[in-house]
RNA sequence: GCCUUUCUAGCUCAGUGGUAGAGCAAUCGACUGUUAAUCGAUCGGUCGCAGGUUCAAGCCCUGUGAAAGGCG
Repeated sequence: GCCUUUCUAGCUCAGUGGUAGAGCAAUCGACUGUUAAUCGAUCGGUCGCAGGUUCAAGCCCUGUGAAAGGCG
C1' cells in the first nucleotide's frame, strides 16, 4: 500500500428495506422467619461517525474512525 471481517442497551449478542429486540446486569414488587433461588414488572439506544439512494435505512451505496485478520 491492497483486501476481508467486526462496531446495535452498562456487558454478551440477535435483528436478510417496513414499530429496534433477547439474555445477563440495575431498579421496584411478589414469594420467604432472613438471604439466596424462582416469578412478574420497570428502566436503559441519536444502531462507530458523516453523507447519499429510497415513500421508508441498523440493513443498500460512498467517505471516514477504531479493532482484528490476510496478501505484498